[in-house]
Context: one part of a larger RNA
């Protein structure tokens, strides 16, 4: 990992609801007693319970009663006629283990100190080597000592190092040779030493040179059995089929937030007759946009209190200072509104559409982690596949077509069958079903990622100059004089800077000078003018499509690919076609409505409701079987499914059908259990 078997909503009691049955203003027995049988049962038993009457706390009264002083008022009843009760089945609730498996733990009673910790008693063990304390002897020394030297001596939690005990490091080992080891080194090794034997201390405890360390491979409280099926708001699992309907991920409360309760939303039953949408009418409102009338914010001007500064002895004056209020101009606001929509909301007669969608009561639920997308806000950074609300959609619980692939996007809601047709979104060169025509644009592979910004890219539209009295561009020529204008300045001569009625002359034209240049001049050039030439040429605005801006990690890798350029890109017009489980057509199934003809419906998780199949056993009835039962293997049979048959092989003795009943009644999952491979 696979195969086989086993494996989870059960039982009792008591409520409650539905259905079925008995009896019915009544219904019913319980314990027990008696009778009887092979087993079952039958009869008696009316205690009690429910109902037929209520009110009151009760005594009590009673169609009334309680409160009350009350004959008042009020409350609950009666009148409104009246259905219960006992069983059975099913749903569900409560109490019990209560669908099954699963803790860590808690408590009780025992078993353990042959491991290990400490203690008690009694034994045993420590090769060899080194060092050389006190003391003592001798000598020296002293008044006597002290002290010194040489010997002797043999102390020490002394030294080195085997046994022994330990366990510091690397490596190996890591389904090991070993549930703690091995090789090589390492520490202690006469001591707080090591070790044998016997004994002691016990779990709410012992022991501990103290580490939550040890107490039999178990230790923040040992192990074994029991309470015990502890409890588990948690995780996992929960077994046949089909049909109808079909949610929620919200509100309030919660030591509550991954749990509950009630409501909301689903389903089933009963009753009833409304409901929804649009048009129309009548309402409430303060959002969007807007506005500045209030509250605030905020800009410029004007006017003008007040303040500041300066002058002044004061009076007062001045002010390119600050500035309230007022006025003018232009603004801003979720917690501003003079005014104010569209939607939405509430109510209503009528009409149209819809066609059971509404409401009430009762039985049963599930849901309380939602996700993304569009729109309107908040939080955040006008970040997030972020987060909080509102509203709509889809997914959740929805398959099919499109978006290459892609829960939440676009189209569209799958009862079944069909080698029939039409369409939606989206497409029609090839992969790959289906396309052509006409008119533009783009040259960037733009299309097939991106901004500010930049640019004689190119198409369309417009406004406005100059222009056959010759424009624009180019070429030829001129571009002068007063004058080097004045000032300034070392110089300033068109060209550092300043000033200016920047003037005047000659002229076809020529600035007291457009730029380069010089120290200043000079020089080049422009404006301006003439000539050559001969038809368009400048500026600006709006707009379509392009260009640059444009750097990422393994070639292309930002059209799905190939590939595409008067297109297979893009804009527009037209007509075709393809394209889905949509719609239609033909056939069929089921449900609902309908007298019928016929019509409509049939995606679905949690969940509600209904109808069936199969297994084991029981009762009754009828059968089958050695001319071969059950079981088992094979085979293109039948049925809407669970399933059911038939034929043959095998097998060798039991077994089927119908109706009803009762359940240890259906396996793929539980790191399920047992067995096997």
């Nucleotide at each position: 990992u696979c195969c086989g078997g086993c494996g989870a909503g059960u039982g009792a009691a008591u409520g409650u609801a539905a259905c079925u049955g008995g009896c019915a203003a009544g219904g019913u027995u319980a314990a027990g007693u008696c009778c009887u049988u092979a087993a079952g049962g039958g009869a008696c038993g009316g205690a009690g319970c429910c109902g037929c009457a209520g009110g009151g706390a009760a005594a009590c009264c009673a169609a009334g009663u309680c409160u009350g002083a009350a004959u008042a008022g009020g409350g609950c009843g009666u009148a409104u006629g009246a259905a219960g009760u006992c069983a059975g089945u099913u749903g569900u609730a409560u109490u019990c283990g209560a669908c099954c498996c699963g803790a860590a733990a808690c408590c009780g009673g025992g078993u353990g100190a042959c491991c290990u910790a400490c203690c008690c008693a009694u034994g045993u063990c420590c090769a060899g080597g080194u060092u050389g304390a006190a003391g003592u002897g001798g000598g020296g020394g002293u008044a006597a000592a002290a002290c010194c030297c040489c010997a002797u001596g043999g102390a020490g939690g002394a030294c080195c190092g085997a046994a022994c005990c330990g366990a510091c490091u690397c490596c190996c080992g890591u389904u090991g040779a070993a549930a703690u080891g091995g090789u090589a080194g390492c520490g202690g090794a006469u001591g707080a030493g090591a070790u044998g034997u016997g004994g002691g201390u016990a779990g709410c405890g012992g022991a501990g040179a103290a580490a939550u360390u040890c107490c039999a491979a178990u230790c923040g409280a040992a192990c074994c059995c029991g309470g015990a099926g502890a409890u588990a708001g948690c995780u996992g699992g929960u077994u046949c089929u089909c049909u109808c309907c079909g949610a929620a991920a919200u509100a309030g409360c919660u030591u509550u937030a991954g749990g509950g309760c009630u409501a909301g939303c689903c389903u089933c039953g009963u009753a009833u007759u409304a409901g929804a949408u649009u048009a129309c009418c009548g309402g409430a409102g303060g959002u969007a946009a807007a506005g500045c009338a209030c509250u605030g914010a905020a800009u410029g001007g004007u006017c003008u209190a007040g303040g500041g500064g300066c002058c002044g002895a004061a009076a007062g004056g001045c002010u390119a200072c600050c500035a309230a209020a007022g006025c003018c101009u232009a603004u801003c606001a979720a917690a501003c509104u003079c005014a104010g929509a569209a939607u939405g909301c509430c109510g209503g007669a009528u009409a149209a559409u819809u066609g059971a969608u509404g409401u009430a009561c009762g039985g049963g639920a599930g849901u309380c982690a939602g996700a993304c997308g569009g729109u309107g806000u908040g939080a955040g950074a006008u970040a997030a596949g972020u987060u909080u609300c509102a509203u709509c959609g889809u997914c959740a619980a929805a398959a099919g077509g499109g978006a290459a692939a892609c829960a939440g996007c676009c189209c569209a809601g799958a009862c079944c069958c069909a080698c029939a047709g039409c369409u939606a979104a989206g497409g029609u060169c090839c992969c790959a079903a289906a396309a052509c025509a006409c008119g533009g644009u783009u040259a960037a592979g733009u299309g097939g990622c991106a901004a500010a910004g930049g640019a004689u890219g190119u198409g369309g539209g417009g406004u406005u100059g100059c222009u056959u009295a010759g424009a624009c561009a180019a070429c030829c020529a001129g571009g002068a004089u007063g004058u080097u204008g004045g000032c300034u300045c070392a110089g300033a001569a068109g060209c550092a800077g300043c000033c200016a009625u920047u003037c005047a002359u000659u002229a076809a034209a020529a600035g007291a000078g457009u730029g380069c240049g010089u120290a200043a001049u000079a020089g080049c050039u422009c404006a301006c003018u003439g000539g050559u030439c001969g038809a368009g040429u400048g500026a600006c605005c709006c707009u379509g499509c392009g260009c640059c801006g444009a750097a990422a990690a393994u070639u292309c890798a930002a059209c799905g690919g190939g590939g595409c350029u008067a297109a297979a890109a893009u804009c527009g017009u037209g007509u075709a076609c393809c394209g889905a489980a949509g719609c239609u057509u033909g056939g069929g199934a089921u449900u609902c409505c309908g007298u019928a003809a016929g019509g409509a419906a049939u995606g679905g998780u949690a969940g509600g409701a209904g109808a069936g199949c199969g297994u084991u056993g029981a009762a009754u009835a009828a059968g089958a079987g050695a001319u071969g039962a059950a079981g088992u293997c094979a085979g293109a049979g039948c049925g809407g499914a669970a399933g059911c048959g038939c034929u043959g092989g095998u097998g060798g003795a039991u077994u089927u059908u119908a109706u009803u009943c009762a359940a240890g009644u259906g396996a793929g999952a539980a790191u399920g259990c047992c067995g096997g491979a």
Background:
Large-subunit ribosomal RNA, domain II from Caproicibacter sp., 677 nucleotides, folded computationally. The RNAcentral record of the full RNA draws on ENA.